[in-house]
């Protein structure tokens, strides 16, 4: 330098135009003498940035940024 895939919660990951969700991790209670399992409840994200289109964008297009990959 080209082509492909990914960027969403602390963590690995869904969600493809109308309210952001799940395990798991963490905080509080319950249960135990106590801890672990278990139950039950809760904090945690303005979705990589900047635009655009749309009544409405995590999602659709357009540019950058970083990662992986493949080709040269």
């Nucleotide at each position: 330098g080209g082509g492909c895939u990914g960027g969403u919660a602390g963590a690995u990951c869904a969600g493809u135009g109308g309210u952001a969700g799940a395990u798991c991790g963490c905080u509080g209670c319950g249960u135990u003498c106590g801890c672990a399992a278990c139950g039950c409840a809760g904090a945690g994200g303005c979705c990589c940035c900047g635009g655009g289109u749309u009544c409405a964008a995590a999602u659709c297009c357009c540019g950058g940024c970083c990662a992986g990959u493949c080709c040269a």